[in-house]
Context: one part of a larger RNA
RNA sequence: CUCUCGUUAAGGAACUCUGCAAAUUACCCUCGUAACUUCGGGAAAAGAGGGGCCUGAAACCGUGACUACUUGACUGUAGGUGCGGAAUCAGGUCGAAGCGAAAUGGCCCAGGCGACUGUUUAACAAAAACACAGCACUAUGCGAAGUCGUCUAAGACGAUGUAUAUGGUGUGAAGCCUGCCCAAUGCCCAAAGGUCAAAAGGAGGUGUCAGCCCGCAAGGGCGAAGCACUGAAUUUAAGCCCGGGUGAAUGGCGGCCGUAACUAUAACGGUCCUAAGGUAGCGAAAUUCCUUGUCGGGUAAGUUCCGACCUGCACGAAUGGCCUAACGAUCUGGGCACUGUCUCAACGGGAGACUCG
Repeated sequence: CUCUCGUUAAGGAACUCUGCAAAUUACCCUCGUAACUUCGGGAAAAGAGGGGCCUGAAACCGUGACUACUUGACUGUAGGUGCGGAAUCAGGUCGAAGCGAAAUGGCCCAGGCGACUGUUUAACAAAAACACAGCACUAUGCGAAGUCGUCUAAGACGAUGUAUAUGGUGUGAAGCCUGCCCAAUGCCCAAAGGUCAAAAGGAGGUGUCAGCCCGCAAGGGCGAAGCACUGAAUUUAAGCCCGGGUGAAUGGCGGCCGUAACUAUAACGGUCCUAAGGUAGCGAAAUUCCUUGUCGGGUAAGUUCCGACCUGCACGAAUGGCCUAACGAUCUGGGCACUGUCUCAACGGGAGACUCG
């Protein structure tokens, strides 16, 4: 010097990102116990309220050998040495202290998030993430939907279940609620019309060619059947177009100008655009850039915190909104207690490092 443990005057968070770490607290009986609340809780709330040793006595309580009476019997009634506990009373001795050791919650207030118990990144994250009961939508009538299998078989799960069921999706206890938009995208329904594949169809066309015509010849023209190629009309499904519906489907939810007898503001009006222009509630918020917004509270002093305001850069209603008792090794702020965290360091126990042998 390092690790680990113990103690510390005075102060007591001045340390520090942060009371990180440490300390305090801690058991039993009893007294006592607030806001709030879903009436269960909160609660071991809190508490600088009290008690706790030994000896003797002891009401009373428990247990109950046994005894008496009773019954046909099971039983019932009464008593009950002893043993155990014990309110209380008296006494005793030691100490600063009688849960004398050990073991064994620090507490409170306010706010955020998530209702809760639970689950998770085996070995840097335990959380506000996942799950959850509850809620809603949706698919599925049974050889169910869906999944596995195979590559489109058998078979299996679903399920020895049957719509109060099973699968999928979203939301996430409870409470109060969940507004407007179907133009776009998706989904559902409908099928009159339009479009439309393969296929069917085969008008027509082309090639080849017997033959025919013209020509002295070279050559030119026409061209049946067959064969080959091509191919119009016409018939025709889903889909798409078209029509309707649908938001706890994917999603979306405006701008400018003017106006009240101080000023300011604008209940009101005008105008443009839109599918419709954000309702309730909340709001500088896990969301607020400007921003340490402004006001109030707490501090001597507060970029954090709490309560308000609303100018919401860029909250908002199951990608749920707001509120909420209880819960949390959760996050933020504050207080009490307590302390070597610190002022500021000291001493000691143990184990190392190091030096010498």